[in-house]
């Protein structure tokens, strides 16, 4: 890096290095010498894979599925702003600007494929 599947309004920061850019991509915001971004160290979150309780469905039965709860050793992930927000299409509202909900493409994460 390719395909599938599933989440993404909730959560959680110190200390060292580093030295000018960052927030994927365009727009317009924001963040940054009161020190980002990266690396590291400790600390946290969170529950994708894991363990595990229960009801349901499917089965002679079990496996198996699926939905609500618990747990957090260990593989990731995450710790500003909703995936910071708009982007494309659809629907209410509205003279217009826009707002609101819904879907989609992108984008990131995770498991499984090969």
């Nucleotide at each position: 890096g390719a395909u599938u599947u599933a989440u993404a309004a909730a959560g959680a920061a110190g200390g060292g290095g580093g030295g000018a850019g960052a927030g994927a991509c365009a727009g317009g915001c924001u963040c940054g010498a009161a020190g980002a971004a990266c690396c590291u160290c400790u600390g946290g979150c969170a529950a994708c894979u894991u363990u595990u309780a229960a009801a349901a469905a499917u089965u002679c039965a079990a496996u198996u599925u699926u939905u609500u709860g618990a747990a957090u050793a260990a593989g990731u992930g995450c710790c500003a702003a909703a995936a910071g927000c708009u982007g494309u299409c659809c629907g209410u509202c509205a003279a217009u600007a826009g707002a609101c909900g819904g879907g989609a493409a992108c984008u990131a994460u995770a498991a499984a494929u090969g």